[in-house]
Predicted 3D model of a 128-nucleotide RNA (FMN riboswitch aptamer (RFN element)) from Desulforamulus putei. It matches the Rfam family "FMN riboswitch aptamer (RFN element)". Rfam's curators write: The RFN element is a highly conserved domain that is found frequently in the 5'-untranslated regions of prokaryotic mRNAs that encode for flavin mononucleotide (FMN) biosynthesis and transport proteins. NCBI's taxonomy places the organism under Bacteria, Bacillati, Bacillota, Peptococcaceae, Desulforamulus. The prediction has a mean pLDDT of 79.

């Protein structure tokens, strides 16, 4: 110290607001939130690292199908600036959010879930 095998731990945030109404944390107004890996014209420390995207690429939970190996479905961004170059930076304005439930339609309530999990960290082994 590579690949492989195995083990352990960890791994999701957000309305106690106002209005209407018989009834809404579901509608309207306002507010609030942003999993994991990758990418990087930026930042920090200083030469090698670390950090840097909800809407760029991929993944996860969920749903459908299945010959139970697996296969499929699955949200949202533009404008201006800088620059050689912007999907990622700066400024501005937008937009999106599984399934089931409900006295009324849910990203924020309740539930499956003391679950699962992208993956992260550490350890053992191969091993001399």
């Nucleotide at each position: 110290u590579a690949a492989g095998a195995c083990c352990u731990u960890c791994a999701g945030g957000g309305a106690u607001a106002g209005g209407u109404g018989u009834a809404a944390u579901u509608c309207c107004u306002u507010a609030c939130c942003g999993g994991c890996g990758g990418u990087a014209u930026g930042g920090c420390c200083u030469u090698g690292g670390c950090c840097g995207a909800g809407c760029c690429c991929g993944c996860g939970a969920g749903c459908c199908c299945c010959u139970c190996g697996g296969g499929g479905c699955a949200g949202a961004u533009c404008c201006g600036g800088u620059g050689a170059g912007a999907a990622g930076c700066c400024g501005g304005a937008g937009c999106c959010g599984a399934c089931a439930g409900u006295g009324a339609a849910a990203g924020u309530c309740u539930g499956g879930a003391u679950g699962g999990g992208a993956g992260a960290a550490g350890g053992u082994u191969c091993a001399u």